[in-house]
Context: one part of a larger RNA
RNA sequence: CGUUCGAUUCUUGAAGGAAUUCAUCUACAGUACGAGAGGACCUAGAUGAGGAAACCUCUAGUGUGCCAGUUGUCCCGUCAGGGGCAUCGCUGGGUAGCUACGUUUCUAUUAGAUAACUGCUGAAAGCAUCUCAAGCAGGAAACUGACCCUAAGAUAAGGAAUCGUUGUCCGACGCAAGUCGGAUGAGAAAUCGCCGGGAGACUACCGGUUAAUACGCCGCGUGUGGAAGGCUCGUAAGAGUUUAAGCUAAGCGGUGGAAUGAUUAAAGA
Numbered sequence: 001c002g003u004u005c006g007a008u009u010c011u012u013g014a015a016g017g018a019a020u021u022c023a024u025c026u027a028c029a030g031u032a033c034g035a036g037a038g039g040a041c042c043u044a045g046a047u048g049a050g051g052a053a054a055c056c057u058c059u060a061g062u063g064u065g066c067c068a069g070u071u072g073u074c075c076c077g078u079c080a081g082g083g084g085c086a087u088c089g090c091u092g093g094g095u096a097g098c099u100a101c102g103u104u105u106c107u108a109u110u111a112g113a114u115a116a117c118u119g120c121u122g123a124a125a126g127c128a129u130c131u132c133a134a135g136c137a138g139g140a141a142a143c144u145g146a147c148c149c150u151a152a153g154a155u156a157a158g159g160a161a162u163c164g165u166u167g168u169c170c171g172a173c174g175c176a177a178g179u180c181g182g183a184u185g186a187g188a189a190a191u192c193g194c195c196g197g198g199a200g201a202c203u204a205c206c207g208g209u210u211a212a213u214a215c216g217c218c219g220c221g222u223g224u225g226g227a228a229g230g231c232u233c234g235u236a237a238g239a240g241u242u243u244a245a246g247c248u249a250a251g252c253g254g255u256g257g258a259a260u261g262a263u264u265a266a267a268g269a
Stems, first nucleotide, its partner, number of pairs: 001153001005164007015150003021049007033038001050107006059100004066093005071086006110145003117138004167184007189264004194208004215256006223247002229242005
C1' cells in the first nucleotide's frame, strides 16, 4: 500500500514444512518344517538405542551484585573492626536465571491409491493367456491423508463476535432535493513518547495511572554457618557464652508510591 467504513479479539485452512529410525527380549514354540543338526512365518507383549521438543521438581554444572575462611600489601592516626588491589587474589559453599550429565513427553495408530510382483474371470486366436483387451482382487519404510508446526499478499486477499464516528457553522452552485470547498466539535481504537519485562541484536512481542510494571519498605523463603560488641577462661595464639547468631542477589507475599505528555483517526450501504 492492498484486501473498498474504521477498529479489537477469536478463527477456517488453500498451500508449505518437520517427523514418520532401529535393535533386543518374552509368549506362540523347541511348535510348523527337517533324517538330524538346526529352526520359523503370523500374532500379542516388554525393554532399550538413536533422534526431537519442552522444562528445572530431583541429580549436577555455572552462578564476576550472596555468605564464610585465608595470604601479601596500601589506606581509614594506632588497637579492634573494616575497605582497595593482587585472575572474582586464592579457597569452601551457594539463590534466581541459564544449562545437561537431569526430568517429562513424542518417534503412535492406521486409511487410501499404487510399484515390482501374485492372482480371478476372460476373449481377440473354439485351445491357452493376470489384460500396453473390457471387467475384478491383493501387494512396500517410497506417494497422499491421519499426528505436529507455520499459514488469508490464498490479490479467488475468507469467516465469526464485539466496539465506533457520521454533529455544528460558513462560502459557491442550484427553484428545490442536494453537490462541492473550508472551519470546528465529538470520537472506537491506534501510534509516538514514558516506566518496565519471564520478550529481545535492532525491530518486533508482552505488562503498566480503570495500576502491583519498575523501585523502596515490611514479612517469608533460600544460602552461608555462629556477626560485631560485651563477659568468662587462657602468658598468648585462641576457646566458650550472649547466639541457630549476623548478613543474605535476580525468588514469593503484602504495602507505599513514580511512569510528565503528544498525535493520528472512520459515510461505504